[in-house]
RNA sequence: GGGGCAGGGCGGGAUGGUCGCGGCGGGCUGGCUGGAUCGCCCGUCGAGGAAAGUCCGAGCUCCAUAGGGCAGACUGCCAGGUAACACCUGGGCGCCGCGAGGCGACGGAAAGGGCCACAGAGAACAGACCGCCCUUUCUCCAAAGGGCAAGGGUGAAACGGUGGGGUAAGAGCCCACCGCGCGGCCGGUAACGGACGCGGCACGGCAACCCCCAGUCGGAGCAAGGCCAAGUAAGCAGCGAGACCCGGCCCGGGUCGCUCGAGCUGCGGGUAGGCCGCACGAGACGGCGAGCGAUCGCCGCCCCAGAGAGAUGACCAUCGGCCCGCACGGCGGGUCAACAGAACUCGGCUUAUGGCCCUGCCCCUCUU
RNA sequence: UGGCCCGUCGUCUAAGGGCAAGACACCGGUCUUUGGAACCGGCGAUGGUGGUUCGAAUCCACCCGGGCCAA
Numbered sequence: 001g002g003g004g005c006a007g008g009g010c011g012g013g014a015u016g017g018u019c020g021c022g023g024c025g026g027g028c029u030g031g032c033u034g035g036a037u038c039g040c041c042c043g044u045c046g047a048g049g050a051a052a053g054u055c056c057g058a059g060c061u062c063c064a065u066a067g068g069g070c071a072g073a074c075u076g077c078c079a080g081g082u083a084a085c086a087c088c089u090g091g092g093c094g095c096c097g098c099g100a101g102g103c104g105a106c107g108g109a110a111a112g113g114g115c116c117a118c119a120g121a122g123a124a125c126a127g128a129c130c131g132c133c134c135u136u137u138c139u140c141c142a143a144a145g146g147g148c149a150a151g152g153g154u155g156a157a158a159c160g161g162u163g164g165g166g167u168a169a170g171a172g173c174c175c176a177c178c179g180c181g182c183g184g185c186c187g188g189u190a191a192c193g194g195a196c197g198c199g200g201c202a203c204g205g206c207a208a209c210c211c212c213c214a215g216u217c218g219g220a221g222c223a224a225g226g227c228c229a230a231g232u233a234a235g236c237a238g239c240g241a242g243a244c245c246c247g248g249c250c251c252g253g254g255u256c257g258c259u260c261g262a263g264c265u266g267c268g269g270g271u272a273g274g275c276c277g278c279a280c281g282a283g284a285c286g287g288c289g290a291g292c293g294a295u296c297g298c299c300g301c302c303c304c305a306g307a308g309a310g311a312u313g314a315c316c317a318u319c320g321g322c323c324c325g326c327a328c329g330g331c332g333g334g335u336c337a338a339c340a341g342a343a344c345u346c347g348g349c350u351u352a353u354g355g356c357c358c359u360g361c362c363c364c365u366c367u368u
Numbered sequence: 369u370g371g372c373c374c375g376u377c378g379u380c381u382a383a384g385g386g387c388a389a390g391a392c393a394c395c396g397g398u399c400u401u402u403g404g405a406a407c408c409g410g411c412g413a414u415g416g417u418g419g420u421u422c423g424a425a426u427c428c429a430c431c432c433g434g435g436c437c438a439a
Base pairs, nucleotide, nucleotide: 001364002363003362004361005360006359007358008357009356010355013319014318015317016316017315018314019313021046022045023044024043025042026041027040028039030038048339052350053349055348056347057346058345059344060221061220062219063218067251068250069249070248072217073216074215075214076213077091078090079089080088081087092106093104094103095102096101107212108211112210113209114206115205116204129152130151131148132147133146134145135144136143137142160178161177162176163175164174165173179201180199181198182197183196185194186193187192225276226275227274228273235267236266237265238264239263242256243255244254245253283302285300286299287298288297289296290295320336321335322334323333324332325331326330369438370437371436372435373434374433375432378392379391380390381389386422394410395409396408397407398406415431416430417429418428419427
């Protein structure tokens, strides 16, 4: 100098002012007798890293304090973190990369069932098309019988691999190494790793097919739910001894009811307003400490949107970055962009996103 | 705002992981004086991107689009 990897931060430039909009607090000699409310004034706060998709996990609320079983759904190397998770951190193993690093739905296929199309001789206790070898017939070509599975061919996949010995040709038939399986030993919390011995191989793939193993899960969702106000109903018809909570089923529990009748269905009719939930929270920032880290503990300090058809915008001045032009120690003009907009709240994941800044590391090349 | 469902030729439906099928429509031809009908032939699709698998419309994940329900 060039190329790359990982992590973090910012993200309608900064400061000040004017006007406008929404929330909260306070005030008023304003309109009405007072309050609610409206108006005006002052102070203060006012979008995001994803507010998005609604894909996971929770808080909260109601149903019983959420109980038992079946079914179902989900998760899946190990350990830790956490309120919890399918998230995060660290480690193991496998694959990719020269490397920094990256990626991985990564339990079980000798519990069982199922599938493996086409091609191919043969697709799972396999098999012989070409081929190799032996014998017989034969002048030869070739044919018949038998042995083999090394080589060729088919396929996504062919019943251990490489090398040597051995043999008529061959073959774990024998040997060495590798792989695989079994056994105890050592290291490690564990996943796993290491060395040793034994076995000549018996064990194909698919579990994002059923299934088995281990574990988690009750359901619904702020239109949850509670309060106030207003209105309707105690009407009609049918069914009716059970109905509902209970949103797959059973048990169990609770509430209401059993002809003076709960409930369901249909018709008819009414309201569609207000308040709470709802902004102090697994909270933000700073410091110290524990830990490799995710994260946790202690101390200090701060209050930081809460609308209800939905506010968060516009302009001006100065400075700054970038671009363009000119009569160039300056002047003038333009521009400051991407994705995108809170609506019960958090923790994650995923997706969208023009660009800028910082830190650490790797590779190549050059110079000393 | 929350919950749920669905995407296959132009339209409506099929397809048990193994060559995407049919009907209507459209186009061309035969027949006819012409048109229709009939007959023959043709065009034309798995919403997108990844993953699992030898192999994906089908199984899984994430997006995109559409629809339904809820005082």
Predicted 3D model of RNase P RNA and transfer RNA as a complex of 439 nucleotides. Rfam match: Bacterial RNase P class A. Rfam classes the family as a ribozyme.